[in-house]
Molecule: Bacterial RNase P class A
Organism: Bacteroidales bacterium
Parts: sequence; structure tokens; C1' cells
RNA sequence: ACGGCAACCAACUCUAUCGCCGGCAUACUCCGCAAGGGGGGGUGCGGGAGGAAAGUCCGGGCAACUCGAGCCACCAUACUUCCUAACGGGAAGGCGGCAGGAAGGAAAGGGUCCUGCCGACAGCAAGUGCCACAGAAAGACAAACCGCCUUAGGGUAAGGGUGCAAGCGCGAGGUAAGAGCUCACGACAAAGGACAGCGAUGUCCUUUGAUGGUAAACCUUAUGGGUUGAAAGACCAAAUAUACCGACAGUUAAGGGCAGGCUCGCCCGUUGUCGAGGGGUAGGUUGAUUGAGGUCGGCGGCGACGUCGAUCCUAGAUUGAUGAUAGAGGCUGUUGCUUGCAACAGAACAGAACCCGGCUUAUGCGGUUGCCGUUAUU
Repeated sequence: ACGGCAACCAACUCUAUCGCCGGCAUACUCCGCAAGGGGGGGUGCGGGAGGAAAGUCCGGGCAACUCGAGCCACCAUACUUCCUAACGGGAAGGCGGCAGGAAGGAAAGGGUCCUGCCGACAGCAAGUGCCACAGAAAGACAAACCGCCUUAGGGUAAGGGUGCAAGCGCGAGGUAAGAGCUCACGACAAAGGACAGCGAUGUCCUUUGAUGGUAAACCUUAUGGGUUGAAAGACCAAAUAUACCGACAGUUAAGGGCAGGCUCGCCCGUUGUCGAGGGGUAGGUUGAUUGAGGUCGGCGGCGACGUCGAUCCUAGAUUGAUGAUAGAGGCUGUUGCUUGCAACAGAACAGAACCCGGCUUAUGCGGUUGCCGUUAUU
């Protein structure tokens, strides 16, 4: 210098014109029950998408409904400590894996230390299941062939073969031959103890041995989990029809009452008009943009973060605004030559919809940091 990986920053700028959506201030106009009222267009000022607004994956706020307790089922999570409103998120650490480097060493390997990246990282020493192909056999009461031994019953699992994996490695004892069968040393695992650490864990010692893998297989253990979702919910409420109530008028045409029957009358009822009025619909307001808020600085902490002070207010649509055109400048690429200018071309992913914290995914051109590779120079 170029390339790759990871993390982060930024997300073209300015001017003019024409529009769109809110806010504030104004002069006017219409309706008006006269209220700081409602509607309408006009003018002026000021504001108007994101780092992911996305996926809707996780957590929380808020809201409605539900809920006696326990157990089971179902779902989620899974090294430790801390951060946080909370989290399956984040920080720091432990352990393991991969890559590189350093010291040491005659050299190689192992081990040690450092750096970067990765890890759903509880339990297979509870039980059950599974382990392609190959192989006699894939985990067991084992065991085919050759081999070894003994003998014609058999024993053996050291050696040969397969495979990712065949009951830990190696040496000695032992034996007919062998075998953790026994023993020493070592690896691994479990339990106990000492020390260091808040802890995960590490170092050392002792004892034991159920010594292949697999839980992103069933399962076990521990912890957590009510359901729904802003179209939640709260409030106001037209026209039209109308429950219920009142007044007036009509009707005895059905029915009932006024203590036996009939007639009349009265009341209830019934019909209409007017008034009053509840619920619901259209529609509107709210929820709803000042919040676990942003920026800067001090202090505490390795850090995530906390705390204190100052300062700022920064979209709120609802068939859903946030745009278009022109010019200038900046960036990138190509071409041309006058080598720093000109011409042409290009500029991503994508767009709020109750809010907030995360995660994941997408992203053109640039920039910063860490690590790695290649090449060149010293």
C1' cells in the first nucleotide's frame, strides 16, 4: 500500500420557486344557545422521518378483562458476578475451542504467557432411546475369522481388520494363554479437605472408578410465565327510528276493573300530537407525544452504568403530511488531455402511526480503531 474480519462514526450541503401536514399570532366572514364558542378560507412567523422508522423476535410502561389455594400439564430460560424499570439484552470475569505471536529449549511437540475471534456453556455419574456407511459386534449376559493357549468340551480379547468412535494409556506382576485381574505412574471423572477468589473457578492433597459420543433426542433439575393489545380504553354526541315518563285530544273497535245480570258512565288500556328523555349509530375529543428524554460538564466505577449541576423542547398524520423542479457547491467512477482541470454518469437500505429499552436483518460512497493475510522497503 492492497485485501479480509469485527466494532464504531456519518447518512450530502446551501439558495430560490411551487405545493402538503401540524402549531402560534393576526385581520375578515358565516352560524350562533352569546362562551376564552364552532365552521371557513386569507396573511405572517416557526416546526416537519430513521439508523435502522423494518422484522414484530424479547422485555417494560399504559389499559381492559380475569383470578381461593395447591399439584399436574404447556411454554421459555440455563457458567459466575454485576448493570438495568425489566429482559432471552448489556458489562466484566471463569472455562472451553480456533488462529497468531513471545519467552524458554540443540530441535520438535507439549506446557506457560500475551493478543484477536467464537461458544444455547446445567445434567449422559438418574433412566430410556439413537449412533449413517463400513464392520462379526455400536455398548453387552458380548464376540465371527485369523491368531494365542489348552485340548477336542472350551478359554482368551493382548496382536491382525472396519470405522468419527470397539470398555483409558503405558510398564511390571500374574497366567496354560490372556485380561484393570493386581500394582506403580499418568490422563479423565466423581466425592471430601486445605488455600486463593463475592462467585464461576483455579492450585495442591486424599479416596473412589459407574472411564465412547449424543439433551438444538425424550427426559431430569432449577428458575420464571394469567389473557388480550391503541381497532386497548375513557368522554362528548347529530339526523332518523324509538324504550320509559308527562300533558292534551280521539276511540269504545279487542280486553280488564268498578262485589249477581243489563245499559250508561268512570278508570286502566289503546291511537295520535306535543314536550321531556335513556341507550345505541355516524361523527368528534382524548389516550397521543415532556419522556426509565436529549446534549455538555463534574464526581464514582475496569466497564455496562450510576449520581450531581447546567442547558434544550425536537413530527404527530388517520385514504394517512414530511414532496417536486431549477441552480451552485461537495463526494465517487469513467474518459480526455494542458496533471489539475473539463465532459459525462452515479449516489444505498429504506419511510413514523401509543411510547420506551434491546436483539436481528438490510445498507452505495466515505472515515476511525483493533486483529489477520499478501507484497514491497528499511